[in-house]
Context: one part of a larger RNA
RNA sequence: GGAUGAACGCUGGCGGCGUGCAUAACACAUUCAAGUCGAACGGCGAAGCGCCUUCGGGUGCGGAGCAGUGGCGGACGGGUGAGUAACGCGUGAGCAACCUGCCGUACAGAGGGGGAUAACACAGGGAAACUUGUGCUAAUACCGCAUAACGCACGGACAUCGCAUGGUGACCGUGCCAAAGAGAAAUUGCUGUACGAUGGGCUCGCGUAUGAUUAGACAGUUGGCGGGGUAACGGCCCACCAAAUCAACGAUCAUUAGCCGAACUGAGAGGUUGAACGGCCACAUUGGAACUGAGAGACGGUCCAGACUCCUACGGGAGGCAGCAGUGGGGGAUAUUGCACAAUGGAGGAAACUCUGAUGCAGCGACGCCGCGUGAGUGAAGAAGUAUUUCGGUAUGUAAAGCUCUAUCAGCAGGGAAGAAAGGCUCGAAAGAGAGAUGACGGUACCUGACUAAGAAGCCCCGGCUAACUACGUGCCAGCAGCCGCGGUAAUACGUAGGGGGCAAGCGUUAUCC
Repeated sequence: GGAUGAACGCUGGCGGCGUGCAUAACACAUUCAAGUCGAACGGCGAAGCGCCUUCGGGUGCGGAGCAGUGGCGGACGGGUGAGUAACGCGUGAGCAACCUGCCGUACAGAGGGGGAUAACACAGGGAAACUUGUGCUAAUACCGCAUAACGCACGGACAUCGCAUGGUGACCGUGCCAAAGAGAAAUUGCUGUACGAUGGGCUCGCGUAUGAUUAGACAGUUGGCGGGGUAACGGCCCACCAAAUCAACGAUCAUUAGCCGAACUGAGAGGUUGAACGGCCACAUUGGAACUGAGAGACGGUCCAGACUCCUACGGGAGGCAGCAGUGGGGGAUAUUGCACAAUGGAGGAAACUCUGAUGCAGCGACGCCGCGUGAGUGAAGAAGUAUUUCGGUAUGUAAAGCUCUAUCAGCAGGGAAGAAAGGCUCGAAAGAGAGAUGACGGUACCUGACUAAGAAGCCCCGGCUAACUACGUGCCAGCAGCCGCGGUAAUACGUAGGGGGCAAGCGUUAUCC
C1' cells in the first nucleotide's frame, strides 16, 4: 500500500447493487416451511334445478366440499460445518463386478377368477395420547390361475473375440415369472423385454495440515479355500487353514481442519483464506437400528436407549428451528414474528388449479463497492470578527456580504411502466389463427411541471519517517507515542486556539492476511 461477513470512537444527505450469528452443532414460546389427485375406490354430501306435498316434508338429478382406502411426492428444494487427515475432496482412469422411479425410442401384451380390509354401524377401554371387539363394503389395494420371450435359472453342444478372471452371438432341452383400469370422447394409465438418457454405487494412479519432546503398529489383523450377504467387487460377514501385513519414501499415535471451483495479495514465483455464489461430502437433540421404497440407514418418518423440556386424573403420554421469521443465552458483534405465488423453478393433477419461508420482492444496518449532491459565476471598501504582531502590519480571504444565474438530490403536484406470455378458451383434420384474463414489488422506477440557495460536512493529522506552524497554558507534572523518542520555564512532539495538510459521507483506531 492492498484486503475484510469485521468491531469500536466521532460524524452522517440521497440512490443503485451486493451483503449481514465468524461466538453456544446452546436451549427454544408462537405462526408458517410438503403436499396433491374425485378422470383409481366405496361412502358422507352443500348450493342449485325438477316432481310430489297433508306445506312439516318426501323424492329424482346435481355435484362444491369432506375424513378414509389407494397412487405419486415427502431421498428434491432449504439449513449447518459438529465430525472427518479419509478414495472425504480435486484430478485422471476403470467396472469383463453394478443399480436407475419419472422421461425418450422400439417390440410384445393386458384372458379369467378369488378372499379380505379401512371408511361406516354397533358395543366397549382410557384423564389424554389413543385403542379393542363384532358386523357390512369397494378399488389402479391384495392373492392364486392362464398366457410367455430377443427375459431369468440350470444343462448341452457351437462360433467368435479379448484384458487374467472371461465377454459376445445364434441354437436345443427343462423349469419359472406379468398386467388395471379411468374417461362422453380425444386420450391417458397398466405389464414384460431391449436400447437410450439422467442420476447414482464401487475400484485404482497422483495430489491433499502440523508434531519424532509420538518408533514401532496390527488378531478379522494379512492372505487362501469354501460359504453367506449385497444392485455389485471385497474379511463386508462366517467356518477352517497359513502367518502374514504396514512402517524412517514417517506406519501408529496426538493436535488441528469439511474439500474444491475460487477469493485476497504479489511483477511473478509464492503466501494466506475457503464468508457470499457454484460443485462434492458429512450431519439433523446424543447414540443405535431397521422398515417402506427406484432411491434413505430418511432434518419437519418409525422403533429402542440416554439427557433435557412439557402435560397428567400418577396409570401413562407429548416434543426436537444446524428450514423462514422470532425469543432467551453467549458475545466486541450480525436484520422483519413483513408481502406474494405476478415471474422462474419444484410436487401432485388430463386440466382448471392447489401447495411451495425454494424463489421473487420489500423492511432494518454507511457493513462493503459504485454514483450523485451539499451550489455556479462575479465580487477588494482586501468589511466586521478572530488569531498574531517588531503595533507599521500580516493571516483567515473572493472567503463572506452584495449582484447575476442554475435546480441534480430531498420535499410538492400531474402522468405512469417493462418485467406477461404461455397455459386455459374459441375456430381448425393439422399447421396455425383469434378473443379475453393474470403484477407481490408499486402509484415504485421513470417522465413532466412549479418552487426556493433553500434542507444536506465531517474526521484524522501538522518533530523525523510523512504532506502540513505559530501563540498561549503546563513544567519529567498532566500527558503523547507505530519506531526513533517528546515533557525538568521560551515544547512546531502534551492541552487549547488560530492557521495549514490529507481524505471525504465518511474519517480514524483495533484485529487479521499478503

A computed fold for a 514-nucleotide part of an RNA from an uncultured rumen bacterium, annotated as small-subunit ribosomal RNA, 5' domain. The prediction has a mean pLDDT of 86. Rfam family: Bacterial small subunit ribosomal RNA. The RNAcentral record of the full RNA draws on ENA and SILVA.